[in-house]
RNA sequence: GGCCCCAUAGUUCAAUGGAUAGAACGGAAGUUUCCUAAACUUUAAAUCCAAGUUCGAUUCUUGGUGGGGCUACCA
Repeated sequence: GGCCCCAUAGUUCAAUGGAUAGAACGGAAGUUUCCUAAACUUUAAAUCCAAGUUCGAUUCUUGGUGGGGCUACCA
């Protein structure tokens, strides 16, 4: 240099071209307890960036950014 894959709450993962993106763990508050833990209830939190297609894009297309992998050349 070329090619391929990935990017969604703090973390690990879902979801579908359709309205307000879901779960678990973790965080916060409350109940319970003498206290803690556990349990239960409530709650906050995310689609990497830009453009395009579309009535509608997290999803499809293109480019970029970041990460990973394979490979060629030089020495």